A computed fold for a 164-nucleotide RNA from uncultured Pseudogracilibacillus sp., annotated as Lysine riboswitch aptamer. The prediction has a mean pLDDT of 84.
RNA sequence: AUGGAGGCGCGAAUUCCAAGAGUAAAUAAUUGCAGAAGAAUGAGCUUCUUAAACGGUUAUUGAAAGGGGAAUUUGCCGAAGUGAUAAGAAACUCAUUUUCUUAGAACUGGGUCUGUGUUUAAUAAACGCAGAACUGUCAUAUAGGAAACUAUAUGGAGGGCUAU
Numbered sequence: 001a002u003g004g005a006g007g008c009g010c011g012a013a014u015u016c017c018a019a020g021a022g023u024a025a026a027u028a029a030u031u032g033c034a035g036a037a038g039a040a041u042g043a044g045c046u047u048c049u050u051a052a053a054c055g056g057u058u059a060u061u062g063a064a065a066g067g068g069g070a071a072u073u074u075g076c077c078g079a080a081g082u083g084a085u086a087a088g089a090a091a092c093u094c095a096u097u098u099u100c101u102u103a104g105a106a107c108u109g110g111g112u113c114u115g116u117g118u119u120u121a122a123u124a125a126a127c128g129c130a131g132a133a134c135u136g137u138c139a140u141a142u143a144g145g146a147a148a149c150u151a152u153a154u155g156g157a158g159g160g161c162u163a164u
Stems, first nucleotide, its partner, number of pairs: 001164004007077001009076009025061008035048004039097006080108003085103006109135002112132007137156008
């Protein structure tokens, strides 16, 4: 430099399905009240509102997104995930947060299970932390073997391992 391996292996896209949910929203009636909206809080500004906004109840109609399962296709094996920190943008303005985009130190070999926390409609799933065996790889030690190697035990990490 090129090519490979770990396995319920890691991501992405499309289709279908469940859930979200009889929820949000709309219309009508009724009722309460003077406030309500602009991502959250505070201050301003603008708009709507006693011709009843906004809230509650009843009736009718009735979604969607993110996330999930299955199948198919596809990119791959730091695949990928988390992410200190930094820059920019958006939302009426300002301040603090929030959201989105880009870069990103550092950490994690891999999946599973248990506990716990965050997020979420959710006990699903994802992610963080801790633990438990399992598994792949290398090293060391012991035993078997002519050797390749096999088994057991201990330990390390992907910036690794292996082939040329």